[in-house]
């Protein structure tokens, strides 16, 4: 100086946080069968719970691309061409700090800066 390219989408986990639901403390008020219990309102509390968010370096499924077989169809041959099957899609240490959504976070920036 130089390090390409490593695909897209859903599903769901590891984490995630508090809008809403439920939970639960305290205030306050009402009824009642009153040591109490149940409703409203307020207020906190993220609280092993539902909704939410949610992974390049976590799972899977589809598609897409590659490669191989085995029919089809076309041609003088060849190539190109779609359908099925099978198999591939590898590797990946990683911050501070900012950013969305209520909020956060393995999310986004980011296979980024750095390190190797």
């Nucleotide at each position: 100086c130089g390090c390409a390219a490593a695909u897209g989408u859903c599903c769901c986990u590891a984490g995630g946080g508090u809008u809403c639901c439920g939970g639960u403390g305290c205030c306050g008020u009402g009824a009642c069968g009153c040591u109490g219990u149940c409703g409203c309102g307020g207020u906190g509390c993220g609280c092993u719970g539902g909704u939410c968010c949610g992974a390049g370096a976590g799972g899977g499924g589809c598609a897409g691309c590659c490669g191989g077989g085995c029919a089809c169809g076309c041609c003088u041959g060849a190539a190109a061409g779609g359908g099925c099957c099978c198999g591939g899609u590898c590797c990946a240490c990683g911050g501070c700090g900012g950013g969305a959504c209520a909020a956060a976070a393995g999310c986004c920036c980011g296979g980024g800066a750095g390190g190797c």
Annotation: A computed fold for a 116-nucleotide RNA from Xanthobacteraceae bacterium 501b, annotated as Guanidine-I riboswitch aptamer. Its mean pLDDT, the model's own confidence on a scale to 100, is 76. Taxonomically the source falls in Xanthobacteraceae (Bacteria, Pseudomonadati, Pseudomonadota, Hyphomicrobiales).